[in-house]
Molecule: transfer RNA
Organism: Streptomyces sp. NPDC025815
RNA sequence: GCGUUCGUAGCUCAGGAGGAAGAGCACCGCGCUCAUAACGCGGAGGUCAUCGGUUCGAGUCCGAUAGGACGCU
Numbered sequence: 001g002c003g004u005u006c007g008u009a010g011c012u013c014a015g016g017a018g019g020a021a022g023a024g025c026a027c028c029g030c031g032c033u034c035a036u037a038a039c040g041c042g043g044a045g046g047u048c049a050u051c052g053g054u055u056c057g058a059g060u061c062c063g064a065u066a067g068g069a070c071g072c073u
Stems, first nucleotide, its partner, number of pairs: 001072006010025004019056001027043005049065005
């Protein structure tokens, strides 16, 4: 330098074909208990790497940029 691939909540990951974002753990509150843990109920938390494009509508499709992993030279 070229190619492939990855990025979504604090962490680990879903979200195969565009219809507007979820789970587990962690965190906060309540219940249960003499108390803690466990368990149960509820809650908060995400400009989906960045910037553009297509579309009525993009996490998803297209392009560019920066980064991680792997391969080639």